[in-house]
RNA sequence: AUCGAUAAAGGCAAACUCGCCGCGAGGCGAGCACGCAAAGCUAGAGGUCUCAUCUUCUGAGACAGCUCGGCUGCCGAAC
Numbered sequence: 001a002u003c004g005a006u007a008a009a010g011g012c013a014a015a016c017u018c019g020c021c022g023c024g025a026g027g028c029g030a031g032c033a034c035g036c037a038a039a040g041c042u043a044g045a046g047g048u049c050u051c052a053u054c055u056u057c058u059g060a061g062a063c064a065g066c067u068c069g070g071c072u073g074c075c076g077a078a079c
Stems, first nucleotide, its partner, number of pairs: 003076002011036002016031006034065001040071003044068003047063006
C1' cells in the first nucleotide's frame, strides 16, 4: 500500500416516537438501535425527491445511510 477478525479501544445511528424549524423535499435536538470500516467531510458527475407553473423546459432547493469521484481519518488478525 492492499485488505477487513465472532479481536480490542473508541465512534456513528435507520425506522418509529416527542419537541422545534421549513410551503415542501427535508433539517436540528432527545429517546431508541436497523445497520455502518469511512454511515467522517464534500452536491463535482449520475440518480431520486421538493417548490415555483399545468407536462416538458427553466429556476431555486433537499438527499453524502443510492452509485461514482475528490479530501481527511481510528485499529491491525489473516491475505

Background
This is a predicted structure of a 79-nucleotide RNA (c-di-GMP-I-GGC riboswitch aptamer) from a Thermoleophilia bacterium. It was read from a public genome assembly, where an Rfam model found it. It matches the Rfam family "c-di-GMP-I-GGC riboswitch aptamer". A reference for the family is Weinberg et al. (2017), "Bioinformatic analysis of riboswitch structures uncovers variant classes with altered ligand specificity", Proc Natl Acad Sci U S A. Of the family's consensus pairs, 95% are formed in the model.